[in-house]
Transfer RNA from an Anaerolineae bacterium, 73 nucleotides, folded computationally.
C1' cells in the first nucleotide's frame, strides 16, 4: 500500500428504515437479615465513533475520514 468485518450506556450485547434506541452485568437507593452475602425492587446512565448524503421518516442504507481486528502485498 490493496481488501474483509468491527464501531450502540463504565463492560458484555439486541433493535425488520417507523411508537421514547433496549437487556444483563456493574455502580448508586430501598426491602429482607443481628451484620454481610444471595434474593428482591427501583433510579440512574446514549452527540448509536466522526463528517456528509438518500428519504417523509436513519443505529439500521450510500459516500468519505478515524479507531480497532484479520487477510494479501
Nucleotide at each position: 500500500g490493496c481488501c474483509c468485518c468491527u464501531g450502540u450506556a463504565g463492560c458484555u450485547c439486541a433493535a425488520u428504515g417507523g411508537a421514547u434506541a433496549g437487556a444483563g452485568c456493574a455502580c448508586c437507593g430501598g426491602a429482607c437479615u443481628u451484620c454481610u452475602a444471595a434474593u428482591c425492587c427501583g433510579a440512574c446512565g446514549g452527540u448509536u465513533a466522526c463528517a456528509g448524503g438518500u428519504u417523509c421518516g436513519a443505529g439500521u442504507c450510500c459516500u468519505g475520514u478515524c479507531a480497532g481486528g484479520g487477510g494479501c502485498a
Its mean pLDDT, the model's own confidence on a scale to 100, is 81.
Lineage of the source: Bacteria > Bacillati > Chloroflexota > Anaerolineae.
Rfam family: tRNA. From the family's description: Transfer RNA (tRNA) molecules are approximately 80 nucleotides in length.